Large-subunit ribosomal RNA, domain II from Candidatus Palauibacter sp., 691 nucleotides, folded computationally. RNAcentral holds the full RNA, with entries from ENA.
[in-house]
Context: one part of a larger RNA
RNA sequence: UCCGGCGAGUUAUUCCUCAGUAGCAAGGUUAAGCCGUUCAGCGGCGUAGCCGUAGCGAAAGCGAGUCUUAACUGGGCGACAAAGUUGCUGGGGAUAGACCCGAAACCAGAGUGAUCUAUCCAUGGCCAGGUUGAAGCGAGGGUAAUGCUUCGUGGAGGACCGAACCGUUGUAGGUUGAAAACUGCUCGGAUGAGCUGUGGAUAGGGGUGAAAGGCCAAUCAAACCUGGAGAUAGCUGGUUCUCCCCGAAAGAUAUUUAGGUAUCGCCUCUGAGUGUAGACUGCGGGAGGUAGAGCACUGGAAGGGCUAGGGCCCUAAACCGGGUACCAACCCCUACUAAACUCCGAAUGCCCGUCAGUUGGUCUCAGGGAGGAAGUGCACGUGCGAUAAUGUUCGUGCGCGAGAGGGAAAGAACCCAGACCUUCAGCUAAGGUCCCCAAGUGCUAGCUAAGUGACAAAGGUGGUGGAUUUGCGGAGACAACUGGGAGGUUGGCUUAGAAGCAGCCAUCCUUGAAAGAGUGCGUAACAGCUCACCAGUCAAGCGGGUCUGCGCCGAUAAUGGUCGGGACUCAAGCUAGCCACCGAAGCUAAGGCUGCGCGCCGCAUGGCGCGCGGGGUAGGGGAGCGUUGUCUGAGCUGUGAAGCGGGGCCGGAAGGCUACCCGUGGAGCGCAGACAAGUGAGAAUGCCGGA
Numbered sequence: 001u002c003c004g005g006c007g008a009g010u011u012a013u014u015c016c017u018c019a020g021u022a023g024c025a026a027g028g029u030u031a032a033g034c035c036g037u038u039c040a041g042c043g044g045c046g047u048a049g050c051c052g053u054a055g056c057g058a059a060a061g062c063g064a065g066u067c068u069u070a071a072c073u074g075g076g077c078g079a080c081a082a083a084g085u086u087g088c089u090g091g092g093g094a095u096a097g098a099c100c101c102g103a104a105a106c107c108a109g110a111g112u113g114a115u116c117u118a119u120c121c122a123u124g125g126c127c128a129g130g131u132u133g134a135a136g137c138g139a140g141g142g143u144a145a146u147g148c149u150u151c152g153u154g155g156a157g158g159a160c161c162g163a164a165c166c167g168u169u170g171u172a173g174g175u176u177g178a179a180a181a182c183u184g185c186u187c188g189g190a191u192g193a194g195c196u197g198u199g200g201a202u203a204g205g206g207g208u209g210a211a212a213g214g215c216c217a218a219u220c221a222a223a224c225c226u227g228g229a230g231a232u233a234g235c236u237g238g239u240u241c242u243c244c245c246c247g248a249a250a251g252a253u254a255u256u257u258a259g260g261u262a263u264c265g266c267c268u269c270u271g272a273g274u275g276u277a278g279a280c281u282g283c284g285g286g287a288g289g290u291a292g293a294g295c296a297c298u299g300g301a302a303g304g305g306c307u308a309g310g311g312c313c314c315u316a317a318a319c320c321g322g323g324u325a326c327c328a329a330c331c332c333c334u335a336c337u338a339a340a341c342u343c344c345g346a347a348u349g350c351c352c353g354u355c356a357g358u359u360g361g362u363c364u365c366a367g368g369g370a371g372g373a374a375g376u377g378c379a380c381g382u383g384c385g386a387u388a389a390u391g392u393u394c395g396u397g398c399g400c401g402a403g404a405g406g407g408a409a410a411g412a413a414c415c416c417a418g419a420c421c422u423u424c425a426g427c428u429a430a431g432g433u434c435c436c437c438a439a440g441u442g443c444u445a446g447c448u449a450a451g452u453g454a455c456a457a458a459g460g461u462g463g464u465g466g467a468u469u470u471g472c473g474g475a476g477a478c479a480a481c482u483g484g485g486a487g488g489u490u491g492g493c494u495u496a497g498a499a500g501c502a503g504c505c506a507u508c509c510u511u512g513a514a515a516g517a518g519u520g521c522g523u524a525a526c527a528g529c530u531c532a533c534c535a536g537u538c539a540a541g542c543g544g545g546u547c548u549g550c551g552c553c554g555a556u557a558a559u560g561g562u563c564g565g566g567a568c569u570c571a572a573g574c575u576a577g578c579c580a581c582c583g584a585a586g587c588u589a590a591g592g593c594u595g596c597g598c599g600c601c602g603c604a605u606g607g608c609g610c611g612c613g614g615g616g617u618a619g620g621g622g623a624g625c626g627u628u629g630u631c632u633g634a635g636c637u638g639u640g641a642a643g644c645g646g647g648g649c650c651g652g653a654a655g656g657c658u659a660c661c662c663g664u665g666g667a668g669c670g671c672a673g674a675c676a677a678g679u680g681a682g683a684a685u686g687c688c689g690g691a
Base pairs, nucleotide, nucleotide: 001691002690003689004688005687006686011096012095013094015093016092017091018090019089020088021087022086023085024084027051028050029049033045034044035043036042037041055062056061065077066076067075068074099238100237102235106228107227108226109225111224112223118202119201120200121199122198123197124196125195126194127192129161130160131159132157136153137152138151139150140149141148165189166188167187170185171184172183173182204220206216207215208214241624242623243622244621245620246619252263253262254261255260266371267369268368269367270366271365272364273363278359279358280357281356282355283353284352285351286350292344293342294341298338299337300336302334303333304332305331307328309327310326311324312323313322314321375400376399377398378397379396380395381394383392384391405416406415407414420592421591422590423589425588426587427586431582432581433580434566435565436564440579442578443577444576445575446574447573453568459553460552461551463550464549465548466547467546468545469544470543471542472541480537481536482535483534484533486510487509488508491505492504493503516531520529521528593614594613595612596611597610598609599608600607601606625680627677628676629675630674631673632672633671635669636668643664644663645662646661647660648657649656650655
């Protein structure tokens, strides 16, 4: 991992509640017990009790009323339109382990443990070899005598080196190991607070601990075993056959509450209401302060004018006075600004309607059962954030959630479109029609040359198309070529110099066809080259601006490139228009199943016809299939039951075989109606067995 078996809403109660059903009914019903009997049963007796038939009040109490109060014209709860009760079945609840499995923990016991390990007690054992050489002692020297000193002797030490022994520093391996702590090399102690054998002591909130919360039998921040015990688990996982109808929510409020729960909203079922009730559209009537706009208020904020107040300067002994390109109130002009500004002010939306149309698994009330209370993307309107986020918080709508199908290469949410079933039929939507790939290498007129198309900004662009405006031009423009481009003058100043051309100021006059007190290069300064400007040659168009279509540059990411790919250029790209076609579970056609409504038929289950429906998670409701057993009835079976293997057939499914077939098997087993459940397996890191 697979296969087989086992495996989860059960049972109890004089309990509560609702529905169905049966009996009796202003009543209903017995409990214990007793009697009878064909005896786990049934029949009868039993009226104690319970519920109902009257309420109100705390109560005394009064009573269709009563309480409140001194008293209610009042107010509260009742009465006046009245049905209950006892069984059974089912839905839900309560109390119990209460759908099943699952903790870590807590507590108890004269409970079991110190053969591991910690410490202690008693009694034993062990430590190769080598080194160092304390005290003491002896001898010599020395001293008055000691001290002292030299040599020897001696053999001390939590002394030294290093085996056994004890340990385990580093490193490598090992890590489903050779081993649930090891192996190799290396390393520490090795006469000591040493190591070790045997016997013994200390026990669980206790021991022991040179102290690490260490150790107390591979278990320790409270051992193990058994019990309380099915502890508790607002948590995770799992929860077993089928079909049909409807079908959510991820809001609000509250919460020691936020992943729980309660009430409401939203779903479902039942009953009642059958209407002037609901929804949408139109029409009629209303409230409002948003978008926008505005500056009349409250604030913000710029320039100018006017001009208080202040600063500065001048003047002045002081008071005055004068100036001001400084700051600046009020007022005026111009131009602005605000969610918490408004002189104004929509569109929508909202409320009402005796009106009209459409629609209506619409609406209202009561009751039973829920689920849900983690949402999420997109569009639009806001806040927060950075006019960031697959960000976050609200509102409105649509989707996904719970929605399949077609398109977007691929894709919860985008576009199209809501799947009852069948069909080798048709039409369309979005999107497409060269090939992959169904359908046009379709038509008309343009654009693009960038493979733009097939990501991108500020900014740049004598790329190219269109529109418009304004200049110059046969009195010759624009470009090109030839020639001229002068004189006063080296203008003045500055400067070492400044001569058109460092800088400052001025920028005139003359000759002329024209020529700046000079456009750029250049020189130390001049010189030189060139331009503006003029003439000639030539010959017909040549410049500037604005708007706009499509392009170009800007354009850098880590393994080999991408429009989905191939490929595509009067496109198979882009713009505008036209015709045709393809294309979905949409629509149509044909047949069938089913829910609801209506009509007809029928005693009834039901049959026929018409109309409208049948995506679906949580969940509600309905109808069935199958398994085991019981009762009643009628049956099958050695001429072969059940079970098992294979085939065939039937039903809308679970499933079935009715007079089906073959094999195996060898003794029991179906059917109909009713009843009772240990009643359905793929999942629980499920349990047991097997492969």